Predicted 3D model of a 91-nucleotide RNA (c-di-GMP-I riboswitch aptamer) from Xylanibacillus composti. NCBI's taxonomy places the organism under Bacteria, Bacilli, Caryophanales, Paenibacillaceae, Xylanibacillus. The sequence is in RNAcentral, with records from Rfam.
RNA sequence: UAUACUUAAGGGCAAAUCCAUUCGAAAGAAGGAGACGCAAAGCCACGGGUCUAAAGCGAUUGCAGGUCGCAAUGACAGCCGGGCUGCACGU
Numbered sequence: 001u002a003u004a005c006u007u008a009a010g011g012g013c014a015a016a017u018c019c020a021u022u023c024g025a026a027a028g029a030a031g032g033a034g035a036c037g038c039a040a041a042g043c044c045a046c047g048g049g050u051c052u053a054a055a056g057c058g059a060u061u062g063c064a065g066g067u068c069g070c071a072a073u074g075a076c077a078g079c080c081g082g083g084c085u086g087c088a089c090g091u
Stems, first nucleotide, its partner, number of pairs: 004091002007088001012038002017033003021030003036078001042084003046081003049076003056070005
């Protein structure tokens, strides 16, 4: 120096839940409190998966509206895999 592995003191992140506001059609995201967990729970939607269904298409209807169905281009990186990057001690 490279790779793999162990540990987590210091330091880091923050699930559920609560608060109130903003964005969004929704899913969801952002802020504060909180702490279940995390050694990449840092970053990237590339493969699979999951959630949502505004626009669109179809059905219903005489029309409109409404309802129902299909379907990501929306979302989840704390679902799995993959890619990129990275801290301390030790082996």